A computed fold for a 270-nucleotide part of an RNA from a Bacteroidales bacterium, annotated as large-subunit ribosomal RNA, domain VI. Rfam family: Bacterial large subunit ribosomal RNA. Rfam links the family to the GO terms structural constituent of ribosome and ribosome. The source organism's lineage runs through Bacteria, Pseudomonadati, Bacteroidota, Bacteroidia and Bacteroidales.
Context: one part of a larger RNA
RNA sequence: CGCAAGAUACUUGAGAGGAACUGUCCUUAGUACGAGAGGACCGGGAUGGACACACCGCUGGUGUAUCAGUUGUUCCGCCAGGGGCAAAAAGCUGAGUAGCUAUGUGUGUAGAGGAUAAGCGCUGAAAGCAUCUAAGCGUGAAACUUGCCUCAAGAUAAGGUAUCUCGCUUGUAUUAAACAAGUUAAGACUCCUGAGAGAAGAUCAGGUAGAUAGGCCGGAGGUGUAAGUGUGGUAACACAUUCAGCUGACCGGUACUAAUAAGUCGAGGG
Numbered sequence: 001c002g003c004a005a006g007a008u009a010c011u012u013g014a015g016a017g018g019a020a021c022u023g024u025c026c027u028u029a030g031u032a033c034g035a036g037a038g039g040a041c042c043g044g045g046a047u048g049g050a051c052a053c054a055c056c057g058c059u060g061g062u063g064u065a066u067c068a069g070u071u072g073u074u075c076c077g078c079c080a081g082g083g084g085c086a087a088a089a090a091g092c093u094g095a096g097u098a099g100c101u102a103u104g105u106g107u108g109u110a111g112a113g114g115a116u117a118a119g120c121g122c123u124g125a126a127a128g129c130a131u132c133u134a135a136g137c138g139u140g141a142a143a144c145u146u147g148c149c150u151c152a153a154g155a156u157a158a159g160g161u162a163u164c165u166c167g168c169u170u171g172u173a174u175u176a177a178a179c180a181a182g183u184u185a186a187g188a189c190u191c192c193u194g195a196g197a198g199a200a201g202a203u204c205a206g207g208u209a210g211a212u213a214g215g216c217c218g219g220a221g222g223u224g225u226a227a228g229u230g231u232g233g234u235a236a237c238a239c240a241u242u243c244a245g246c247u248g249a250c251c252g253g254u255a256c257u258a259a260u261a262a263g264u265c266g267a268g269g270g
Stems, first nucleotide, its partner, number of pairs: 001154001005165007015151004021049007033038001051108005059102004066095005071086006112146003119139004167183006187265004191207005212258003215254005221247003228241005
């Protein structure tokens, strides 16, 4: 821009893409078959491999500043308690929430239908017989097609359903449902707060009629028992107060702070 008004939701599916794999064991059955050795078709069940998709409840990984320990040095006057630096990518060590993850977990590649290939048949003439074929009718494969998953009306043949707005002003030439311009409606955008989103756009959640982010409060989870004080010990240190103290992303609540204010666009064919 188009889809013969302008919008907001929800859809149909022409078409396109993805997937499509396979082992072993048990049973049928030591049956059919076979002198024996051996040893099935068909059917039923179990469990794997590879691959794909999803997820983080479990097992783990990471988790750059969440907690603790600790060395050297320096600073806060000293003690105590702390801050900085030690990787030009956390000084080192032990743990670890969210998120992201595999080696972890779940699921799938199925059942079935249609039309067929080679093949196997029925009926059956030409050709009194015979013949699956000439007319006609079956059966038959991981291939085809439907079925499963994803996209999809620019599918210009531009589809469908529901709902919302259906006005006003001016001019052209004054008659209009014509033409042109403007202002609005429903609605949308700019802008702002953000994340289940993200290179930028976009998408999604919100913008005071508000829990969108931050703060604060409570909780979960993490770390592992803070500081101060007291007691014991010459002391290092231990114990008590104390499952304490601290705490990024997680869950819930709360308008304290910021989403204020404002602007732009946007409706008529037969």